The RNA shown here (Bacterial RNase P class A) has 376 nucleotides and comes from Sphingomicrobium sp.
Rfam family: Bacterial RNase P class A. Rfam classes the family as a ribozyme.
Lineage of the source: Bacteria > Pseudomonadota > Sphingomonadales > Sphingomicrobiaceae > Sphingomicrobium.
A source record names the gene rnpB.
The prediction has a mean pLDDT of 75.

RNA sequence: CCAGGGGACCGGGCGGCCGCGGCUCGCGCAAGCGGGGCGAGGAAAGUCCGGGCUCCACGGAACAACGGUGCCGGGUAACGCCCGGCGGCUCCUUCGGGAGUCAGGGAUAGUGCCACAGAAAGCAAUCCGCCCGGCUUCGGACGGGUAAGGUCGAAAGGGUGCGGCAAGAGCGCACCGCGGUCCUGGCGACAGGGCCGGCACGGUAAACCCCACCGGGUGCAAGACCGAAUAGGGGCGGCAUAUGGGGCAGUUCCGCCUCGUCGCCCGGGUUGGUCGCUGGAGGCGGAGGGCAACCUCCGUCCUAGAGGAAUGGUCGCCGCUCUCCCUGUAACGCUCGGGGGGAGUACAGAACCCGGCUUACAGGUCCCCUGGCAUU
Numbered sequence: 001c002c003a004g005g006g007g008a009c010c011g012g013g014c015g016g017c018c019g020c021g022g023c024u025c026g027c028g029c030a031a032g033c034g035g036g037g038c039g040a041g042g043a044a045a046g047u048c049c050g051g052g053c054u055c056c057a058c059g060g061a062a063c064a065a066c067g068g069u070g071c072c073g074g075g076u077a078a079c080g081c082c083c084g085g086c087g088g089c090u091c092c093u094u095c096g097g098g099a100g101u102c103a104g105g106g107a108u109a110g111u112g113c114c115a116c117a118g119a120a121a122g123c124a125a126u127c128c129g130c131c132c133g134g135c136u137u138c139g140g141a142c143g144g145g146u147a148a149g150g151u152c153g154a155a156a157g158g159g160u161g162c163g164g165c166a167a168g169a170g171c172g173c174a175c176c177g178c179g180g181u182c183c184u185g186g187c188g189a190c191a192g193g194g195c196c197g198g199c200a201c202g203g204u205a206a207a208c209c210c211c212a213c214c215g216g217g218u219g220c221a222a223g224a225c226c227g228a229a230u231a232g233g234g235g236c237g238g239c240a241u242a243u244g245g246g247g248c249a250g251u252u253c254c255g256c257c258u259c260g261u262c263g264c265c266c267g268g269g270u271u272g273g274u275c276g277c278u279g280g281a282g283g284c285g286g287a288g289g290g291c292a293a294c295c296u297c298c299g300u301c302c303u304a305g306a307g308g309a310a311u312g313g314u315c316g317c318c319g320c321u322c323u324c325c326c327u328g329u330a331a332c333g334c335u336c337g338g339g340g341g342g343a344g345u346a347c348a349g350a351a352c353c354c355g356g357c358u359u360a361c362a363g364g365u366c367c368c369c370u371g372g373c374a375u376u
Stems, first nucleotide, its partner, number of pairs: 001372010012318007020039002023036005041347001045358002048356005053219001055217002066215005071085005086104001087102006105210002110208002112204003127150002129146005135140001158176006177199001178197008223275004233266007244259005282301008319345010
C1' cells in the first nucleotide's frame, strides 16, 4: 500500500428568504401582533422479550392445567439480553493452536415415527456373494452356517490391526470408542488417570412426553381530579287528580305496571379542562475494582413533551462520494498535482418511560486482527 474480517463513532456545514409547534415576556376588551428562547434518532421503526408505573382480580401454601426458558459460572432491577468459560460439529493450521457455529437438559421412564430406495429400518434380517453337506440330468437345485465383502439408504446392531475359523463372527487379543465404578484437579460445566465389562445401549424431544426453574390479567385510549348547556334519575315543597291518561304487538273484557306541572336541592354520565408527562436503573469526564460484561466514588450537564401529532421548504456558497473531459511529464494508462462538466448526498419521524434483541441505512472517520506485495 492492497484485500478480507471484527469493534467503536459520525451521518452534512454556513448564510439569505419564506414557514411550523409549544414555552415565556410585552401590547391589546378580544381576535391577534411583536420580542426572546427551545424543538427527533441511532435506529424515534418492528412491537419480539424483560422491567418501572397503572388499574382490575386475589387470605396463604402446595398440586394440577396452560405458556415460556433449558451446558456452567458471573453481570443486571429483570430478561429469551450481555460477559467469561466448558463441550459437540465444521473449516484452516507452521500441529502449538486459531476461526466460525450450536433450541447445548433427558433417548436406560414410557409411547410414537424413521419417507424413497433396499432382502432387511428395530422383535433384526440372508437379495447377491462366501463356506460346508449329501444330491445331480453337471445347468444347478435343496438344507445348514456366515453380517467379513457387495447392493440400497441420512442411518444396516462399534472401528482399525493381528490371531482364529470350513467360511466367518468380540470368537480371542492390542489400541481407540462405549458403559460402570473409583481417584485426582476444578465453585461448576467438565478434564485427566486407574480398575472392571466383550458391547448389552441406532436415530429422532423446533414428536408426544419426563425433569428443573419462571410466569395473575391489563396497557397512558392505563388511571386520577374538576366539571357546561341539553336530556335522563332521585328528594322536598306548591298546584292539579284517577269513574282519567299511557303501556303490556289489532279489538273487547279482565288482569298487571305506570303517571302531570312549577320551583329549589342532590347525584351519575357525555363534550370540555387539569394532572399523569418526563430528572431518569439518565448523559459526559476522571479515579478505583474486575480478563470482561459491569460495579463503586467524585465532578459536571440536562434543552420535545404539545392535539392524531410541529421540528420544514427554497436559493447561494462550501464539503463528501461516483463518473466524464482537459492538463502536467519522454510516456496511452495507474497513482499523484491543477482545472472544468454531470449525477448523488441515505434509512427514517418522538406520542408514558427505561434495558435489550431484530430489521433498514448514501457516504465517511478511528482502532484491532488475518493474509499478500514492496522497502528497511
The sequence is in RNAcentral, with records from ENA.